[in-house]
RNA sequence: GACACGUACGGCGAUGGAGUCCGCCGUUGCCCGUCUGGUGCCCGCCAGGCUGAUGACUCCUGCUGAGAA
Numbered sequence: 001g002a003c004a005c006g007u008a009c010g011g012c013g014a015u016g017g018a019g020u021c022c023g024c025c026g027u028u029g030c031c032c033g034u035c036u037g038g039u040g041c042c043c044g045c046c047a048g049g050c051u052g053a054u055g056a057c058u059c060c061u062g063c064u065g066a067g068a069a
Base pairs, nucleotide, nucleotide: 009026010025011024012023013022016060017059018058019057020056021055033050034049035048036047037046038045039044
């Protein structure tokens, strides 16, 4: 000096909040869903469509449907 691992800190995991766990990243980074069609291709953009408040679990809130008082 470089690399790897561990720890700490910070950020992130397509719609809100919290807890626990997991994963990723170090701001030059991570992340910013998916399908079809069009633009010669890629990127990007445009049009149409689909699922979900979780990365996973639990709870709360919001939305939607049904039933009861």